Small-subunit ribosomal RNA, 3' major domain from an uncultured prokaryote, 483 nucleotides, folded computationally. Rfam family: Bacterial small subunit ribosomal RNA. Rfam links the family to the GO terms structural constituent of ribosome and ribosome.
Context: one part of a larger RNA
RNA sequence: UGACGGGGGCUCACACAAGCGGUGGAGCAUGUGGUUUAAUUCGAAGCAACGCGAAGAACCUUACCCAGGCUUGACAUGCAGGGAUUAAUCCGGUGAAAGUCGGAGGAUUGCCUUCGGGUGUAACCUAGACAGGUGUUGCAUGGCUGUCGUCAGCUCGUGUCGUGAGAUGUCGGGUUAAGUCCCUUAACGAGCGAAACCCCUAUUACUAGUUGCCAGCGGGUAAAGCCGGGGACUCUAGGGAGACUGCCGUUGUUAAGACGGAGGAAGGUGGGGAUGACGUCAAGUCAUCAUGGCCCUUACGCCUGGGGCUACACACGUGCUACAAUGGUCGGUACAGAGGGAAGCCAAGUCGUGAGACGCAGCGGACCCCAGAAAGCCGGCCCCAGUUCGGAUUGCAGGCUGCAACUCGCCUGCAUGAAGUUGGAAUCGCUAGUAAUCGCGGAUCAGCUACGCCGCGGUGAAUAUGUUCCUGAGCCUUGUACA
Numbered sequence: 001u002g003a004c005g006g007g008g009g010c011u012c013a014c015a016c017a018a019g020c021g022g023u024g025g026a027g028c029a030u031g032u033g034g035u036u037u038a039a040u041u042c043g044a045a046g047c048a049a050c051g052c053g054a055a056g057a058a059c060c061u062u063a064c065c066c067a068g069g070c071u072u073g074a075c076a077u078g079c080a081g082g083g084a085u086u087a088a089u090c091c092g093g094u095g096a097a098a099g100u101c102g103g104a105g106g107a108u109u110g111c112c113u114u115c116g117g118g119u120g121u122a123a124c125c126u127a128g129a130c131a132g133g134u135g136u137u138g139c140a141u142g143g144c145u146g147u148c149g150u151c152a153g154c155u156c157g158u159g160u161c162g163u164g165a166g167a168u169g170u171c172g173g174g175u176u177a178a179g180u181c182c183c184u185u186a187a188c189g190a191g192c193g194a195a196a197c198c199c200c201u202a203u204u205a206c207u208a209g210u211u212g213c214c215a216g217c218g219g220g221u222a223a224a225g226c227c228g229g230g231g232a233c234u235c236u237a238g239g240g241a242g243a244c245u246g247c248c249g250u251u252g253u254u255a256a257g258a259c260g261g262a263g264g265a266a267g268g269u270g271g272g273g274a275u276g277a278c279g280u281c282a283a284g285u286c287a288u289c290a291u292g293g294c295c296c297u298u299a300c301g302c303c304u305g306g307g308g309c310u311a312c313a314c315a316c317g318u319g320c321u322a323c324a325a326u327g328g329u330c331g332g333u334a335c336a337g338a339g340g341g342a343a344g345c346c347a348a349g350u351c352g353u354g355a356g357a358c359g360c361a362g363c364g365g366a367c368c369c370c371a372g373a374a375a376g377c378c379g380g381c382c383c384c385a386g387u388u389c390g391g392a393u394u395g396c397a398g399g400c401u402g403c404a405a406c407u408c409g410c411c412u413g414c415a416u417g418a419a420g421u422u423g424g425a426a427u428c429g430c431u432a433g434u435a436a437u438c439g440c441g442g443a444u445c446a447g448c449u450a451c452g453c454c455g456c457g458g459u460g461a462a463u464a465u466g467u468u469c470c471u472g473a474g475c476c477u478u479g480u481a482c483a
Base pairs, nucleotide, nucleotide: 001483002482003480004479005478007477008476009475010474011473012472013471015467016466019430020429021428022427023426026321027320028319029318030317031316032315033314034312035311042053043052064307065306066305067304068303069302070301073130077129080126081125082124089104090103091102092101093100094099110119111118112117132296133295135294136293137292141290142289143285144284145283146281148279153192154191155190156189157188158187159168160167161166172183173182174181198273199272200271201270203241204240206238207237208236209235213230214229217228218227219226244267247261248260249259250258251257323423327382328381329380330379331378332377333376339370340369341368344363345362349358350357351356389420394415395414396413397412398411399410400409436459437458438457439456440455441454442453
């Protein structure tokens, strides 16, 4: 100087408390361990691995296993020799395919030329440099990332103090979300962080008015901005305004600020996002990529068919659906936002109980389509039961994608109707448009094991007396036989 303490002081955080909803019990989905297996490819391992890499494992992917094949190779660049029909295309044998063997076919080419040819070259053949490796080392590395933590810290120059390591500044008194600011001060300044600058959102006037809108005027319909028209309104999207403790009062050290109030759409960082200091964990990644060393080279490379990654006594994590009446079911009826669409989204109409099929209009889209939002509201039934709860499992019949759904896809109809009556010890999330609850969209994608992930809106709470305790963190201080 740090680190540590079942030392002290001050302070903070859904850390506890106060509340609301879960997990832990059930069924299923998914990841992991274990076991099994020819293989169940590999990585991730307390928090910070376990719906993680994977935003799509039937083949492909694929890295694993079995079998069949290739050896200058699936891919790149030279070099040497041969080389004029060997290319595209087509056919046949063998084969599961890859491959291998054979046949037909005959494109294209510069320069010189005595038109005989010579020379050069792509492909091809041979040889040899090399290619190739998801082989190994993340404890050799770059890059990227997680975490402490959006915590308030981490440093430097000069000066001063100390023999020195170093200290001071950065401490102290206030204050703040903040090393934020003020005051004091052997310190004076500065940098990286904090804040601000950036984006979205909440208010408003201006500009603009189609594909959006419809108040007034006119036309028109069963109805409908449907038409003429209009820019008022909504909205769209540009550039502006607006919030700064600016104003008032109290308080404070005349300060920084704190509390209350006015005005205001918004008030003290308005709400949300992007943004992650010096560093820590030899944290993670050699399987995104790059890369040193090591290793393989008729194989640890490459191609193909099939299988596996989907196994199943079991254990754990994360989720979904429930156990019902604030519910289930049937009928009627209302209101979003954000997205996507051309090898695409697909309307009307017709068929089918349905998944879907036929059909083609429109739309590269404020125009058309996906598209019915659902919870909600209004009625009917159910009457507390393993039920009109719950839907696992299984049988049959179908639909769709795709070369192909046996291993191993999704969906529909009928039938079947399991466990489950609120979950031990323990444990998680959340402070407001949040939790809870309800549906909608997108990426990946032929299809989909999505209940995942990333977004979007609808309905919309309860509680916070407080900081003794648990956990983590910051500053000051103290002890130490630790570094």